[in-house]
Molecule: transfer RNA
Organism: Microbacterium protaetiae
RNA sequence: GCACCUCUAGCUCAACGGCAGAGCAAUUGACUCUUAAUCAAUGGGUUCUGGGUUCGAAUCCCAGGGGGUGCACCA
Repeated sequence: GCACCUCUAGCUCAACGGCAGAGCAAUUGACUCUUAAUCAAUGGGUUCUGGGUUCGAAUCCCAGGGGGUGCACCA
């Protein structure tokens, strides 16, 4: 340099174009002599950025950025 994949909560990941969710973690409460475990509840998101299409975009299209894989080049 070329091609492909990927980017969503603190982490790992869901989510046919129609209310953004789960598990873990965190916080609070219950239980317990205390801790852990267990149970219940709560909070947490400009869905990488900018634009476009659409009544409606995390989802489709374009450009850019980050990460990964393969190929090429490497005097």